[in-house]
Context: one part of a larger RNA
RNA sequence: UGCAGGACAGUUGCGAAGACUCUUUCCUAGUACGAGAGGAUUGGAAAGAACACUACCUCUGGUGUUCCUGUUAUCGCGCUAGCGGUAGUUGCAGGGUAGCCAUGUAUGGAACGGAUAACCGCUGAAAGCAUCUAAGCGGGAAGCCAACUUCAAGACGAACUGUCCCAUGAGAUGCGUGGAAGACUACCACGUUGAUAGGCCGGCGGUGUAAGUGCAGCAAUGCACUCAGCUUACCGGUACUAAUUCAUCGAUCGG
Numbered sequence: 001u002g003c004a005g006g007a008c009a010g011u012u013g014c015g016a017a018g019a020c021u022c023u024u025u026c027c028u029a030g031u032a033c034g035a036g037a038g039g040a041u042u043g044g045a046a047a048g049a050a051c052a053c054u055a056c057c058u059c060u061g062g063u064g065u066u067c068c069u070g071u072u073a074u075c076g077c078g079c080u081a082g083c084g085g086u087a088g089u090u091g092c093a094g095g096g097u098a099g100c101c102a103u104g105u106a107u108g109g110a111a112c113g114g115a116u117a118a119c120c121g122c123u124g125a126a127a128g129c130a131u132c133u134a135a136g137c138g139g140g141a142a143g144c145c146a147a148c149u150u151c152a153a154g155a156c157g158a159a160c161u162g163u164c165c166c167a168u169g170a171g172a173u174g175c176g177u178g179g180a181a182g183a184c185u186a187c188c189a190c191g192u193u194g195a196u197a198g199g200c201c202g203g204c205g206g207u208g209u210a211a212g213u214g215c216a217g218c219a220a221u222g223c224a225c226u227c228a229g230c231u232u233a234c235c236g237g238u239a240c241u242a243a244u245u246c247a248u249c250g251a252u253c254g255g
Stems, first nucleotide, its partner, number of pairs: 001154001005165007015151004021049007033038001051108002054106003060102004067095005072087006113145002119139004166254001171249004175191005196242003199238005205231003212225005
């Protein structure tokens, strides 16, 4: 901007894309076949590989410079104690929540059908026979069309359904609080008739037993109060703070 009024939701599916892979073992069966060696067709069952711009984070792990702890040198807070700064805008080291992730977990390739290829047939003449073919009718593949997954009405052939509005204005945007959404934009949630974010409270999880005091020891240090103290992104709650007030656009019942 179009889809002959303006909107908000929900559909159909023209069409497009993706996927549709492979191996091994067992049973049928050491059967058919074969002198033996060897060794099936068919039908059934199981395990696995790689793959997927597949999904996810319960488990196993990685990361986790916003969490906890240990520790060296040095400086500062007057000193001790206790803290803090710097050593790469993590000093080094040990762990680790959420999120993200794979090496982890889950799922998938199917089944059924249609038209066929090579090929196998039925009936059957031309050509009294024969012949799958000339008329006619069947079977037949990991392949084709559907089926499966996703997108999809700019499908200009612009589809369909429901509801709302007609200026006392449906609805949308701006603006604000944010997000497992995101380069920006967009998208999504919320805006006091409110749990959208922060704060606060509680919890899970993490770290690993704080400070202070007391006791033991010459001291380093140890023990008790103390599975303490601290705690990011997670979960639940709570209007304390901020989403205030408001502005703009928008169809004259529709050739």
This is a predicted structure of a 255-nucleotide part of an RNA (large-subunit ribosomal RNA, domain VI) from a Planctomycetota bacterium. It matches the Rfam family "Bacterial large subunit ribosomal RNA". Rfam links the family to the GO terms structural constituent of ribosome and ribosome.